[in-house]
RNA sequence: GCCCCCAUCGUCUAGCGGCCCAGGACGAAGCCCUCUCAAGGCUUAAACCGGAGUUCGAGUCUCCGUGGGGGCA
Numbered sequence: 001g002c003c004c005c006c007a008u009c010g011u012c013u014a015g016c017g018g019c020c021c022a023g024g025a026c027g028a029a030g031c032c033c034u035c036u037c038a039a040g041g042c043u044u045a046a047a048c049c050g051g052a053g054u055u056c057g058a059g060u061c062u063c064c065g066u067g068g069g070g071g072c073a
Base pairs, nucleotide, nucleotide: 001072002071003070004069005068006067007066010026011025012024013023018056028044029043030042031041032040049065050064051063052062053061
């Protein structure tokens, strides 16, 4: 330098253009239970890398950028 892949709660992830103001697990907070702790039950908070474009509608498709990974040179 060229090509390919990836980017979503604190972490790991799901999400065939509309049923998603985004779901699950672990973790966090609160409550219940218990003499206490653990375990268990209930509840809550917490995320779409940035910018443009397409579309009635974008986490999802396209382009550019940023970051990460891989291959070739």
Transfer RNA from an Anaerolineales bacterium, 73 nucleotides, folded computationally. Its Rfam family is "tRNA". The organism belongs to Anaerolineales, within Bacteria. The prediction has a mean pLDDT of 82.